RNAcentral holds the sequence, with entries from ENA. Small-subunit ribosomal RNA from a Thermodesulfobacteriota bacterium, 1580 nucleotides, folded computationally. Model confidence (mean pLDDT): 85 of 100. It matches the Rfam family "Bacterial small subunit ribosomal RNA". The organism belongs to Thermodesulfobacteriota, within Bacteria.
[in-house]
RNA sequence: UCUCCUGAGGGUUUGAUCCUGGCUCAGGGCGAACGCUAGCGGCGCGCCUAACCCAUGCAAGUCGUGCGGGAAAGGGAUAUUUUUCCCUAGUACCGCGGCAAACGAGUGAGUAACACGUGAGUAACCUGUCCCCGGGACUGGGAUAACUAUCCGAAAGGGUAGCUAAUACCAGAUAAAGUCGUAAGGCGCAAGCCUUACGAUGAAAAGGGGGCCUCUGCAUAGCAAGCUCCUGCCUGGGGAGGGGCUCGCGGCCCAUCAGCUAGUUGGUGGGGUAAUGGCCCACCAAGGCGACGACGGGUAGCCGGCCUGAGAGGGUGGUCGGCCACGCGGGCACUGAGACACGGGCCCGACUCCUACGGGAGGCAGCAGGGGGGAAUCUUGGGCAAUGGGCGAAAGCCUGACCCAGCGACGCCGCGUGGGGGAAGAAGGCCUUCGGGUCGUAAACCCCUGUUCUAGGGGAAGAACCUUGAGUAGGUGAAUAACCUACUCAAGCUGACGGUACCCUAGGAGAAAGCCACGGCUAACUGCGUGCCAGCAGCCGCGGUAAUACGCAGGUGGCAAGCGUUGCCCGGAAUCACUGGGCGUAAAGGGUGCGUAGGCGGCCGGACAAGUUAUAGGUUAAAGCCCAGGGCUCAACCCUGGAAAGGCCUAUAAUACUGUCUGGCUUGAGGGCCGGAGAGGCUAGCGGAAUUCCCGGUGUAGGGGUGAAAUCCGUAGAUAUCGGGAGGAACACCGGUGGGGAAGCCGGCUAGCUGGACGGUCCCUGACGCUGAGGCACGAAAGCGUGGGGAGCAAACCGGAUUAGAUACCCGGGUAGUCCACGCCGUAAACGAUGGGUGCUAGGUCUGGGGAGGUAUUCUCUCUGGGCCGAAGCUAACGCGUUAAGCACCCCGCCUGGGGAGUACGGCCGCAAGGCUGAAACUCAAAGGAAUUGACGGGGGCCCGCACAAGCGGUGGAGCACGUGGUUUAAUUCGAUGCAAAGCGAAGAACCUUACCUGGGCUUGACAUGCCAGGGUUGUACCCUGGUGGAAACACUGGGGGAGCGUAGGGUUUUUCUCUACGCGCUCUGGCACAGGUGCUGCAUGGCUGUCGUCAGCUCGUGUCGUGAGAUGUUGGGUUAAGUCCCGCAACGAGCGCAACCCCUGCCCUUAGUUGCCAGCGGGUAAUGCCGGGCACUCUAAGGGGACUGCCGGGGAUAACCCGGAGGAAGGAGGGGAUGACGUCAAGUCCUCAUGGCCCUUAUGCCCAGGGCUACACACGUGCUACAAUGGGGGGUACAGAGGGUUGCGAACCCGCAAGGGGGAGCUAAUCCCAGAAAGCCCUCCUCAGUUCGGAUCGGGGUCUGCAACUCGACCCCGUGAAGCCGGAAUCGCUAGUAAUGGCGGAUCAGCAUGCCGCCGUGAAUACGUUCCCGGGCCUUGUACACACCGCCCGUCACACCACGGAAGCCGGUCCCACCUGAAGUCACUUACUCUAACCAAGGUUUCCUUGGAGGAGGGUGCCUACGGUGGGGCUGGUGACUGGGGUGAAGUCGUAACAAGGUACCCCUACCGGAAGGUGGGGGUGGAUCACCUCCUUU
Repeated sequence: UCUCCUGAGGGUUUGAUCCUGGCUCAGGGCGAACGCUAGCGGCGCGCCUAACCCAUGCAAGUCGUGCGGGAAAGGGAUAUUUUUCCCUAGUACCGCGGCAAACGAGUGAGUAACACGUGAGUAACCUGUCCCCGGGACUGGGAUAACUAUCCGAAAGGGUAGCUAAUACCAGAUAAAGUCGUAAGGCGCAAGCCUUACGAUGAAAAGGGGGCCUCUGCAUAGCAAGCUCCUGCCUGGGGAGGGGCUCGCGGCCCAUCAGCUAGUUGGUGGGGUAAUGGCCCACCAAGGCGACGACGGGUAGCCGGCCUGAGAGGGUGGUCGGCCACGCGGGCACUGAGACACGGGCCCGACUCCUACGGGAGGCAGCAGGGGGGAAUCUUGGGCAAUGGGCGAAAGCCUGACCCAGCGACGCCGCGUGGGGGAAGAAGGCCUUCGGGUCGUAAACCCCUGUUCUAGGGGAAGAACCUUGAGUAGGUGAAUAACCUACUCAAGCUGACGGUACCCUAGGAGAAAGCCACGGCUAACUGCGUGCCAGCAGCCGCGGUAAUACGCAGGUGGCAAGCGUUGCCCGGAAUCACUGGGCGUAAAGGGUGCGUAGGCGGCCGGACAAGUUAUAGGUUAAAGCCCAGGGCUCAACCCUGGAAAGGCCUAUAAUACUGUCUGGCUUGAGGGCCGGAGAGGCUAGCGGAAUUCCCGGUGUAGGGGUGAAAUCCGUAGAUAUCGGGAGGAACACCGGUGGGGAAGCCGGCUAGCUGGACGGUCCCUGACGCUGAGGCACGAAAGCGUGGGGAGCAAACCGGAUUAGAUACCCGGGUAGUCCACGCCGUAAACGAUGGGUGCUAGGUCUGGGGAGGUAUUCUCUCUGGGCCGAAGCUAACGCGUUAAGCACCCCGCCUGGGGAGUACGGCCGCAAGGCUGAAACUCAAAGGAAUUGACGGGGGCCCGCACAAGCGGUGGAGCACGUGGUUUAAUUCGAUGCAAAGCGAAGAACCUUACCUGGGCUUGACAUGCCAGGGUUGUACCCUGGUGGAAACACUGGGGGAGCGUAGGGUUUUUCUCUACGCGCUCUGGCACAGGUGCUGCAUGGCUGUCGUCAGCUCGUGUCGUGAGAUGUUGGGUUAAGUCCCGCAACGAGCGCAACCCCUGCCCUUAGUUGCCAGCGGGUAAUGCCGGGCACUCUAAGGGGACUGCCGGGGAUAACCCGGAGGAAGGAGGGGAUGACGUCAAGUCCUCAUGGCCCUUAUGCCCAGGGCUACACACGUGCUACAAUGGGGGGUACAGAGGGUUGCGAACCCGCAAGGGGGAGCUAAUCCCAGAAAGCCCUCCUCAGUUCGGAUCGGGGUCUGCAACUCGACCCCGUGAAGCCGGAAUCGCUAGUAAUGGCGGAUCAGCAUGCCGCCGUGAAUACGUUCCCGGGCCUUGUACACACCGCCCGUCACACCACGGAAGCCGGUCCCACCUGAAGUCACUUACUCUAACCAAGGUUUCCUUGGAGGAGGGUGCCUACGGUGGGGCUGGUGACUGGGGUGAAGUCGUAACAAGGUACCCCUACCGGAAGGUGGGGGUGGAUCACCUCCUUU
């Protein structure tokens, strides 16, 4: 430089944020399975489970050119009673013999091993067949199978006798290698090897086949013992390929497996093997292995590869290929070149089968197939045509290897299910705001194509071998025979797949689309149904009446002959971090030190070359991956070639670094000398203060204790006080973020012994260093053992209190213990929650110890400690910051979600308590850290409010009224429910209202709009008025009155008028659409309202700070009623609130004077603004002025502002009202109204009558009236304001005791009326009494309203005369014209007021003050709260379910030890028993026999040993009455431990105690709030 390759995150903890951290998803993959679906083809793949059991067939034979035997059916001939011969045929078949059967094929059980991989070694080895080279193949012999005969047996099979061949077997000759011995030489580091000579020992099949006659023989066609060729054989050497053995390195889990080992380790000698070796044996020695993980347990065939991944890595080992192991379980050997042998053998065992019960047979983990198991995996197919294998000279035979086909969407790949046109868009579905939208160019319809399909036709490649013939060349040979080899030509022959691939023609859109999803992650939304049900769900989570999350539908998204689900693997996961993480507070630093192994290591040289680097060579099989090219139409698939990686081995080279060896150095480290500091440790002695006890004196009634008390002590003399004595423990002041120590810890004084650090000197050693797994030592308190001691204190315990209880907190006692000695224990919040070491990276300040300098008490520098604040930097933040939590290196320890659990089991330690090590099942979707905003606190600070206090009057008690709860009822309609429901909706329930109940009635409806049909329109609209039934509504049925417009036609005298028809309008009947609902949901809503709260707050823009939530502003210092104002300030501004603007009221003025007023003038009356007149005054109602801290003094920062004063009617907001920020309470209201959805439709609508809402054993709330003399009664008398009034207020006057009646003037109102105000004032009676108080209740009589006062009105009169004598706990209102008290008016309303809304009269008391109660504001603090303290939350108990531990035992598995037994079999021994062809010897009756020998076989004995047995043990699994804790589970019980100072701060270790959380003692921590003090720091 070029080319190539190359890494994504999301959801979920919170109110929100950042971090930590787990869970989960998106991707890819599969020998798969399951669900739904399915048109075709190609190429692959297909028992992962029971190495469970198997019926049937097939999977290993072949050779006649090694050898012996040898049919028959059938045919022919002959014979004709049975015969014989020939063909069949030397065939089938049987046997001997050879080779193969150890390959191929299957499986993965076992195996953690030199089994596998990789690289070496073999001087320690073997090798049939094949190839090359050399030599040889001679002389003899005896058997035997088949067969025949016979015997036994059901069978399998066997015995005996007889015959026979060989390439079967035996002996001998020759003789090579080898071996042994002797001698010599050479090589190697060595074990050892090589060569030569001599001696000893030491093979074979004279085979088979073809041809020939040159030689030899016989013989004369020729045949051989001859020649020759081929083949086979023996022996030796070599090769190729195959194997055995050995070694280095590499690849699983558990240390809760830590020690293992007797043939064990080695040696000597032997045995054995192809060969080394303890492989085996005898003897000798006592070794060998192990934290670099022995031994044990669990799991597993290994690899090439395959999947994933950016890679590193992780997972995996199916198909294909290499290796290993196995062949029913176990043992054993035989044969052989090769086996301890899948389709061979023997034995034991289990199982199956046959049996005549005597005995036999068998091994599909070969191909198919069956059963079984399982979620699950195929045809009892065709063929040897090809490839390959065995045998054969060959033809050929055999071959479930293989090649093909079949089944299966199991996978990959390819194709199709049609293409073009076609509506402002059919039908139908779905949705709809009813307009429309969408499915949708989709369909129909028109035109076209023909892959696949169907039918017909054609039709391969895969075939070369091989055989025969001919030719050419070559080999051998005497040869032109023959034989062999190669090539060429010709002829002949061979295809399972299969009439398949492929091609042609024709037909026809005809036959071919589903599955999943649609809340977020994640692409795709609506309707209906359902109503925490049914269900969904990967995580978060959906569903309790509007569900994009369930079910269905429409639509949409995705993929597609598939689509989803499940399981498993990798990824994401940097979540085990080598690449590539962490440990102050999130999980994580060991309690501390000393030190072993190990790891790491200063400066300068030299040597070596192990690590390291480079180059080269070897290897890393093939297939696969990658690249290129090629072949099937493409692709998948296949072929050819190339490339490639890392590893290992070897050689050579380099020497910077590491290492090793060596020489040196001084700075790391250590030492010497001098010096000072210190609660460092141990031992002994001594001291004073105090507590307690004892003795004595003085003294008298209490003391002690607490929130308050009591228990307790005391008249037997306490407490108090004085003197004397005893004893134990601890050491005030000094004393200090002071000192020492490794930590734990260490505190009076003195002495002794002793450790460490520091300063100075710069004298010595010369890297001697750092860390430190195991190990060892130390290690607070409590606790344990033995013995002492015991003053005080004090678990347990006992009392007393407190309390609902109080196993506590408080009080009185009190034992272990606390103290000493010796020995254990070994844990703590053993903390800086911060391992050790070294170097580097601004400073400032205070302080302990030392040193140096100086201008010398004060300052500067320096070393070493102890603190604080801070640069850079780090951190999630908090914070850390030369005493690092910064930047680096080295070593150790530790972490990997929460719970279960520091538990169980096991092991180790301990006297015990217990400690150390330390899981799993199961369960959760979090558990956490820091910080933020709120809220809260029995936290703090500041400040408000009738919040308390001070004061006045009430409520709570009584009677009654009203409301409510409850109860009752046919109904007692509904709503409102702490404050903020309850004289509330109700500002008027006898009917009505009215919504409720009972009964009766109506059904297009009491009310709106429209449509259809019919009728009416002058006799059914409507109005008036009857009758009958009825309680009415209503039903039935009468009478009278009584409308319109238009068009056309007609009548008529034009008009007016009138008739008919039609239409409009109106109306009736019937029907339809609809009306109607005070039915439900205020948790679907609008609107309105309550409340915090008239509180002073709530926010925004920009900027700044912070990773962020967020902060700042809005905090601070003052001040205010106020976020009101001033000042300050990284803020500067702004908005909604506050205030002001508005109304009423207080003073004045102006304007205006009737209905108001009357000072002056006039008139008049008994009197009165009654009249003239006047508007001055009062007043009325419109406008204006006035108050602004403006002025003075003081305070304060010269500010804001505050205090006082002057003036003023009024001051510092004059008084009152209206006005209610962002928001809170799912607050209230669907019954005011409106409204989504749901529900009713001859009723849940509408009408009517009666009843109910008025009930009454109770309970609560709000009121009225009282309980009396500040009163009550009687009489007299004075003064308001604000309102209302024409279906109304109603005067005077008359009647009635009165309510009221009669009456009607006046008044649409500053005119008239309601209307007498009352308390007050004057006079008088009552005299403390249940009364001349009080008026309930009841009786009687009335009045008024009203259709109607029975249920159920108000009022009047007479009579009656109850409770009640001032109200428990508790509680309410009010700060001035207020409370209290007195009356008056109004709304509603026919009537009905103790309620409500207003009005005026009379008219107080008190506020020291903010400690406390309640509510609120601001700042700050803590928090485990955020539904926000009415929060959160702990433990026992009870119930249900789940998993686990213990457990008397019971049942298995596996392994070990000892012993017993011991099959088959190898080996050894065996002259004693039996048998025995080959060789030897002797004899004989000599194709042979006998005897003896050698050798062999059997039998026997012995060693070993499988199975089996007995006893014991280890490990492991299952189960187990009962038992233990644990987990989980909407609404169980008891308490309240923790979170705010959680109401006794909490927590840790330990001990004791207690229903439980827990309590108490001892020591420790701060991860404690608050206040004060001290010290330090910061700013000025």